[in-house]
RNA sequence: UAUUGAACAACGCUGAAUUCCGCGAAAGCGGAAGCGGGGGAACCACUUUUUCGGGGCGGAUCACGCAAGUGUAAGGCAACUCUCAGCCUGAGCCCGACAGCUAACCUCGUAAGCUCAUGGGAGCCUCCGG
Numbered sequence: 001u002a003u004u005g006a007a008c009a010a011c012g013c014u015g016a017a018u019u020c021c022g023c024g025a026a027a028g029c030g031g032a033a034g035c036g037g038g039g040g041a042a043c044c045a046c047u048u049u050u051u052c053g054g055g056g057c058g059g060a061u062c063a064c065g066c067a068a069g070u071g072u073a074a075g076g077c078a079a080c081u082c083u084c085a086g087c088c089u090g091a092g093c094c095c096g097a098c099a100g101c102u103a104a105c106c107u108c109g110u111a112a113g114c115u116c117a118u119g120g121g122a123g124c125c126u127c128c129g130g
Base pairs, nucleotide, nucleotide: 012114013113014112018033019032020031021030022029023028034110035109036108037107038106039105044100051097053098054095055094056093057092062071063070064069074089075088076087077086080123081122082121083120084119085118125130
């Protein structure tokens, strides 16, 4: 100096999942703001239905297959937007016969994971380093 692996951490990334206050040794509990869901009139829409139940959160659906799996809607790849190629994910959970939209109103969540990240082109921004 280069490569590989591990741990921790800063700037950060995915995500709604952040900030502040009180109690507490801590774990945690409670509250507020912000952010994000669900239920719920009128008007409007749908009335075309069926245990093949239905619905919701989420990018995470659908097709084929006995299965393993293959492909795929969709999403992610670290200033922002678009684009080309490439890579990765394509899970899980809840309601319980019930939910279109929806003012008022009611209600819930605020987790988890990652740690130098793919490259080219155009636009845009710029502290001229990116």
Molecule: c-di-AMP riboswitch aptamer (ydaO/yuaA leader)
Organism: Desulfocapsa sp.